Predicted 3D model of RNase P RNA and transfer RNA as a complex of 386 nucleotides. The coordinates come from a structure-prediction model, not an experiment, and the mean pLDDT is 79.
RNA sequence: CGAGAUCAGGGGACUAUCGCCGGCGAGGUAAAACUCACGGGAGGAAAGUCCGGACACCAUAGGGCAUCGUAGCGGGUAACGCCCGUCCGCCGUGAGGCGAGGACAAGUGCAACAGAAAGUAUGUACAGGCCCUUAGCAAUAAGAGUGCUGUAGUGAAACCAGGUAAACUCUACGAGGUGCAAGCCCAUGUAGGUGAGCGUUGAGUCUGCCCGAGGAGCUCACGGGUAGGGUGCUGGAGCCCAAGGGUAACUUUGGGCCUAGAGGAAUGAUAGUUUGAUACAGAAUCCGGCUUAUUCCUGAUCUCGGUUU
RNA sequence: GCGAGAUUAGCUCAACCGGAUAGAGUAUUUGGCUUCGAACCAAAGGGUUGGGGGUUCGAGUCCCUCAUCUCGCGCCA
Numbered sequence: 001c002g003a004g005a006u007c008a009g010g011g012g013a014c015u016a017u018c019g020c021c022g023g024c025g026a027g028g029u030a031a032a033a034c035u036c037a038c039g040g041g042a043g044g045a046a047a048g049u050c051c052g053g054a055c056a057c058c059a060u061a062g063g064g065c066a067u068c069g070u071a072g073c074g075g076g077u078a079a080c081g082c083c084c085g086u087c088c089g090c091c092g093u094g095a096g097g098c099g100a101g102g103a104c105a106a107g108u109g110c111a112a113c114a115g116a117a118a119g120u121a122u123g124u125a126c127a128g129g130c131c132c133u134u135a136g137c138a139a140u141a142a143g144a145g146u147g148c149u150g151u152a153g154u155g156a157a158a159c160c161a162g163g164u165a166a167a168c169u170c171u172a173c174g175a176g177g178u179g180c181a182a183g184c185c186c187a188u189g190u191a192g193g194u195g196a197g198c199g200u201u202g203a204g205u206c207u208g209c210c211c212g213a214g215g216a217g218c219u220c221a222c223g224g225g226u227a228g229g230g231u232g233c234u235g236g237a238g239c240c241c242a243a244g245g246g247u248a249a250c251u252u253u254g255g256g257c258c259u260a261g262a263g264g265a266a267u268g269a270u271a272g273u274u275u276g277a278u279a280c281a282g283a284a285u286c287c288g289g290c291u292u293a294u295u296c297c298u299g300a301u302c303u304c305g306g307u308u309u
Numbered sequence: 310g311c312g313a314g315a316u317u318a319g320c321u322c323a324a325c326c327g328g329a330u331a332g333a334g335u336a337u338u339u340g341g342c343u344u345c346g347a348a349c350c351a352a353a354g355g356g357u358u359g360g361g362g363g364u365u366c367g368a369g370u371c372c373c374u375c376a377u378c379u380c381g382c383g384c385c386a
Base pairs, nucleotide, nucleotide: 001305002304003303004302005301006300007299008298009297010296012274013273014272015271016270017269018268020041021040023038025036026035027034043280047291048290050289051288052287053286054285055179056178057177058176062211063210064209065208067175068174069173070172071171072086073085074084075083076082087101088099089098090097091096102170103169107168108167109164110163119160124152125151126150127149128148129146130145132143133142134141135140183231184230185229186228193222194221195220196219197218198217205213206212224385225384226383238257239256240255241254242253243252244251245250310382311381312380313379314378315377316376319335320334321333322332328366337353338352339351340350341349359375360374361373362372363371
């Protein structure tokens, strides 16, 4: 210098004016409205909803079967299919990357085409061995048999305790169901109505089935009303720093910080300065992961090749 | 927001427990029939099985991931 590998960080900043959504304080009001001041206001993925939890209701979650998931070994974690370490296998010159990586020696199934034969092995071609019959004095020749031995050809695989479990299955471990439109409270409104079917010989529910629990409704069609408010709701397995433990993931102790909470749904617009600063993209109960989208900028460590000293 | 399902030719659908060349109808094109056209008869073309990856000797089928589309769910009750 060229080509790569693995990580880490950033996801603009400042000023002015005009707005939008919460909070808090003051004024104002019968209560509001309203006015002023202070402070906060999207992401690394808020996304996909693919895993794991918290939380809520149903027996604080019961027994059995079925079903589903995971899978070397060890560790981390609230938990996981996530993360870390390590062994083995495969790929790469290498740095490194990938792996649903238990069991086919319990049983069952499957293997197209090609090939004689595809899982109970078989005997196609050639060569050899063994044995029998015939001919011959014999050497030997011809025929039939026998997979006993080797080679060939086909195929992913040709007999070997074969392959295949992201085939059924077995082993070990795990999983109850529903999903903030969960659930709770208040208000509005009136037709808590009509018809058919099922139901105390047990409805719907827990639960796919049985046991068990529990005890009166349920399903479909037609028709009517309402289309509001509060709570759940955001302070949390939270973030930052330091020290200690650990190879690491992670964790312990101490100190500091408060950082959206909307509800047909706020987080914006304009102007200026500056920067490499654009792209993907917009919270909806909340967290931990994974995956996917993403213009670009910065830094660190390492590998291979070439050149120069 | 939460949950469930689907994707195969231009369109509508097949393809069994994974086996090789992915079929059928319709549409399109060409030829025949007809004075001409429709119908009818014959033939042909048309598919990376939505994209990517994995398991397997082999994938439309099994697994993972992404994309697109569809459906269901308020309260009185």

It holds a member of the Rfam family "Bacterial RNase P class A". About the family: Ribonuclease P (RNase P) is a ubiquitous endoribonuclease, found in archaea, bacteria and eukarya as well as chloroplasts and mitochondria. Rfam links the family to the GO terms dimeric ribonuclease P complex, tRNA processing and ribonuclease P activity.